The RNA shown here (transfer RNA) has 84 nucleotides and comes from Ruminococcaceae bacterium UBA3753. It was read from a public genome assembly. Rfam family: tRNA. It is annotated as a transfer RNA.
RNA sequence: GCUGAUGUGGCGGAAUAGGUAGACGCAAGGGACUUAAAAUCCCUCGGCAGCGAUGCCGUGCCGGUUCAAGUCCGGCCAUCAGCA
Numbered sequence: 001g002c003u004g005a006u007g008u009g010g011c012g013g014a015a016u017a018g019g020u021a022g023a024c025g026c027a028a029g030g031g032a033c034u035u036a037a038a039a040u041c042c043c044u045c046g047g048c049a050g051c052g053a054u055g056c057c058g059u060g061c062c063g064g065u066u067c068a069a070g071u072c073c074g075g076c077c078a079u080c081a082g083c084a
Stems, first nucleotide, its partner, number of pairs: 001083007010026003019067001028044005046057004060076005
C1' cells in the first nucleotide's frame, strides 16, 4: 500500500429480508430477610431538561437514501486478520 472483519450502557453481549434500541448476563445502587453477615428474593440501573407527569437526545465520527437507519450507501477513524 491492497483486501476482509469488527466498532451498541460501567463491562460482556443480543437486536441482520429497515419498523418501540439496549434482551440476557456481570458489575453497581436501594430495599426485604438476618443479632450481624453471606446466600436468596424484590426494585432501579445511557445522557440532558423538569418538583413530577413527561419530553428531547443517544449504536466509533461525518454525510446520504427513506415516512422510518444499529441495520442500506459514501467518506473518515480505531482495532484485528490476511496479502504484498